RNA sequence: AUGAUUACAAGGGGAGAGAUUACUUAUAAAUUAUAAGUCUAUAAGUAACGCCGAAGGAGCAAACAAUUGUGAAUCUCUCAGGCAAAAAGACUCUUGUAGGACG
Repeated sequence: AUGAUUACAAGGGGAGAGAUUACUUAUAAAUUAUAAGUCUAUAAGUAACGCCGAAGGAGCAAACAAUUGUGAAUCUCUCAGGCAAAAAGACUCUUGUAGGACG
């Protein structure tokens, strides 16, 4: 002095699947002489059915070992999570920092 694998941080990109149904609560509008009630919309929660896989989690092949083991994923499962938007999102790009393989 070049600056790999890798780790962290910031920013960007990033798929799939019901804006399902029922009940409850809150808010707003309408109706009503007032209130109650009714109806509509939005948000949240609970439950039911249907689905998705790319947070996380779990399982396995070959191979190795030689005994019940180790063993990967974008594969499989769907516990969790998700199914308008938002949030999240494996993975990926750029920048910076750490580091110091190779030469």
The prediction has a mean pLDDT of 79. Glycine riboswitch aptamer from Virgibacillus oceani, 103 nucleotides, folded computationally. It was read from a public genome assembly, where an Rfam model found it. Rfam family: Glycine riboswitch aptamer. Rfam's curators write: This family represents the bacterial glycine riboswitch.